[in-house]
RNA sequence: GAUGUGUUCCGGGGUCGGUGAGAAUCCGAACCGGCGGUGAAAGUCCGCGACCCCCGCGCCCGCGGGGCUGAACCAGUGAAACUCUGGUACCGACGGUGAUAAGCGAAAUGCUUUAGUCCGGAUGAGAGGAACGCGCU
Numbered sequence: 001g002a003u004g005u006g007u008u009c010c011g012g013g014g015u016c017g018g019u020g021a022g023a024a025u026c027c028g029a030a031c032c033g034g035c036g037g038u039g040a041a042a043g044u045c046c047g048c049g050a051c052c053c054c055c056g057c058g059c060c061c062g063c064g065g066g067g068c069u070g071a072a073c074c075a076g077u078g079a080a081a082c083u084c085u086g087g088u089a090c091c092g093a094c095g096g097u098g099a100u101a102a103g104c105g106a107a108a109u110g111c112u113u114u115a116g117u118c119c120g121g122a123u124g125a126g127a128g129g130a131a132c133g134c135g136c137u
Stems, first nucleotide, its partner, number of pairs: 001137001003135008015029004030117002032092002034048004043090002052067006072088005094120003101113004
C1' cells in the first nucleotide's frame, strides 16, 4: 500500500408572526436537505437507504429476493460544473391531530380533503462512514 476478516463507535435537518374562543395544520413570511458516485463541491443528474406492498426459507423472529419510491431551469466562469457563482423555480414516505382554508351541502361546531418543520412507530432500522485488531501479499 492493496485485500480479506473481526470488533467498537458514528450514522436526518428545520418556526416565527397574523387572525381567532380554538390553528406549531389556515394566511403571510422564514427555515431544512440522509448515503455512495459523477472530469469540480448536487434535496431536483446516476444509483442506494428509510416507509409501504409481495414472495421464499413451515409460523414468530431473523434473513434473502422482488416491487413501489418526489422535484430544475436560465445566464456566467472554466480544460472540465444539470454539482460552483448569480437569478428564478420546484419537491418532500407512513399513521395521528386539524378552524372559519378548499370541495360538497338549503343548513349544521355536518361530511370530505389539507403538516417537509407538531405528535407517533423510532432510545428503531439503515444506505454507508471512521477507528482499531488479526490474516495474506
The RNA shown here (FMN riboswitch aptamer (RFN element)) has 137 nucleotides and comes from Enteractinococcus sp. The model forms 100% of the base pairs in the Rfam consensus. The sequence was found by an Rfam model in a public genome assembly. The prediction has a mean pLDDT of 81.